[in-house]
This is a predicted structure of a 126-nucleotide RNA (FMN riboswitch aptamer (RFN element)) from a Fidelibacterota bacterium. Taxonomically the source falls in Fidelibacterota (Bacteria, Pseudomonadati). The model forms 100% of the base pairs in the Rfam consensus. Its mean pLDDT, the model's own confidence on a scale to 100, is 81. The sequence was found by an Rfam model in a public genome assembly.
RNA sequence: CUGUGUCUUCGGGACAGGGUGAAAGUCCCAACCGGCGGUAAAAGUCCGCGAGUCCCGAUUAAUAUCGGGACAGAACCUGUGAAAUUCAGGUACCGACGGUAAAAGUCCGGAUGGGAGAAGAUCGAA
Repeated sequence: CUGUGUCUUCGGGACAGGGUGAAAGUCCCAACCGGCGGUAAAAGUCCGCGAGUCCCGAUUAAUAUCGGGACAGAACCUGUGAAAUUCAGGUACCGACGGUAAAAGUCCGGAUGGGAGAAGAUCGAA
């Protein structure tokens, strides 16, 4: 530089303490957590991706799997600065599906799963 080939490994965290009650890690007061890539400066809430739900098609003995489409959460102000909804200060907000003597971002489950991606090794070419 090129083929961006093959293989390996890694790849999600969190309710202390109290109240009510027959019963709540689910309600109330509080507490704690934040995947991946990008971005004149570092991001749960800016742009996109993954996980999730539904529909259509393909495939299969069936499950699984693949492709396409749709849906899918949340932040402002001030300061500094060349540049920051990313830093500092302040005040906020959001969080799939199923289960559970009482309603779940945090408990249990699908999940020793999947995955955006990250790191490395190796082959080939110059």